[in-house]
Predicted 3D model of a 73-nucleotide RNA (transfer RNA) from an uncultured Erysipelotrichaceae bacterium. The coordinates come from a structure-prediction model, not an experiment, and the mean pLDDT is 83. It matches the Rfam family "tRNA". Rfam describes the family as follows. Transfer RNA (tRNA) molecules are approximately 80 nucleotides in length. By type it is a transfer RNA.
RNA sequence: GGAUGUUUAGCUCAGCUGGGAGAGCAUCUGUUUGACGUACAGAAGGUCACAGGUUCGAGCCCUGUAGCAUCCA
Numbered sequence: 001g002g003a004u005g006u007u008u009a010g011c012u013c014a015g016c017u018g019g020g021a022g023a024g025c026a027u028c029u030g031u032u033u034g035a036c037g038u039a040c041a042g043a044a045g046g047u048c049a050c051a052g053g054u055u056c057g058a059g060c061c062c063u064g065u066a067g068c069a070u071c072c073a
Stems, first nucleotide, its partner, number of pairs: 001072007010025004019056001027043005049065005
């Protein structure tokens, strides 16, 4: 330098054919316990990497940029 994949909550990851942004763990609160832990219930937490485009509508499609991984040179 080229090719492919990937980027979504603090972490690990779903999100199917374009229309409701989610799960587990972690955090916080409550119940339970003498206390901690466990268990149960609930809550908070998001510029869907960034910018632009297409569309009535984009996490999803297209283009560019950036980070990471693999391969080729």